[in-house]
Context: one part of a larger RNA
RNA sequence: CGUCGAAAUUUGAGAGGGCUCGCCUCUAGUACGAGAGGACCGAGGCGAAUAAACCUCUAGUGUACCAGUUGUCCUGCCAAGGGCAUCGCUGGGUAGCUAUGUUUAGUUUGGAUAAGCGCUGAAAGCAUAUAAGCGCGAAACCGUCCUCAAGAUUAGAUUUCAUUUGAGACACCUUCGAGACGAGGAGGUUGAUAGGCUCUAGGUGUAAGUCCCGUAAGGGAUUGAGCCGAGGAGUACUAAUCGGUCGAUUUCUACAACCAU
Numbered sequence: 001c002g003u004c005g006a007a008a009u010u011u012g013a014g015a016g017g018g019c020u021c022g023c024c025u026c027u028a029g030u031a032c033g034a035g036a037g038g039a040c041c042g043a044g045g046c047g048a049a050u051a052a053a054c055c056u057c058u059a060g061u062g063u064a065c066c067a068g069u070u071g072u073c074c075u076g077c078c079a080a081g082g083g084c085a086u087c088g089c090u091g092g093g094u095a096g097c098u099a100u101g102u103u104u105a106g107u108u109u110g111g112a113u114a115a116g117c118g119c120u121g122a123a124a125g126c127a128u129a130u131a132a133g134c135g136c137g138a139a140a141c142c143g144u145c146c147u148c149a150a151g152a153u154u155a156g157a158u159u160u161c162a163u164u165u166g167a168g169a170c171a172c173c174u175u176c177g178a179g180a181c182g183a184g185g186a187g188g189u190u191g192a193u194a195g196g197c198u199c200u201a202g203g204u205g206u207a208a209g210u211c212c213c214g215u216a217a218g219g220g221a222u223u224g225a226g227c228c229g230a231g232g233a234g235u236a237c238u239a240a241u242c243g244g245u246c247g248a249u250u251u252c253u254a255c256a257a258c259c260a261u
Stems, first nucleotide, its partner, number of pairs: 001151001005161006014148004020048007032037001050105005058099004065092005070085006109143003116136004168246003172188005193239003196235005202228003209222005
């Protein structure tokens, strides 16, 4: 830009993906075979690699989370803290993101076939799967399964709304499990969208101050305390105010009015 001015739900022309493999057990030491050996068919189990999704578990990261700790400087000093030293170092770690983790998947069959195996059957009184005709038959092919998909310009369908008293969209703003930016999703006071606050999950691991014990280093009580980023819930306290912009075709016929001829 097109497609009927929109919104929602869709059909599927077409495109892409998937389709895997191994081992074990039973059938059965059966059929077969002198023996050695050793099945088809069918049933079940375990796994490998691959793919997708996810974070409950395990594990990793987690540089504005918590604690410990060294050196030094500073807050006058003690105590308590702050800065710097690879995040100073060390031990842990929420959310998120991850795999080594978890879950799921390759099922079921249909069609037409290949090699191959057949039926009926002449040419050629026989024979012959073939010449006419009719079957079976593979992880391959076309479907079934999964994903995208009407720019499929043949631009589809359904439902609802609207046509200027205007459906809807955009911009702006609060934002996100969405994201380079556009885009997409949630919301904009008729409001839980983000922040704050409260409660809570979870993390760290018993804060500071005071008191007690000890000459002291230190220990104990208050105390599973204090602190806490991203998780969950609640709550209009703060910010989404008021407003703005865009926005829907062409042709024909009939009638009426007016004007001109």

The prediction has a mean pLDDT of 84.
A computed fold for a 261-nucleotide part of an RNA from a Patescibacteria group bacterium, annotated as large-subunit ribosomal RNA, domain VI.
The organism belongs to Bacteria candidate phyla, within Bacteria.
The sequence was found in a public genome assembly.
It matches the Rfam family "Bacterial large subunit ribosomal RNA".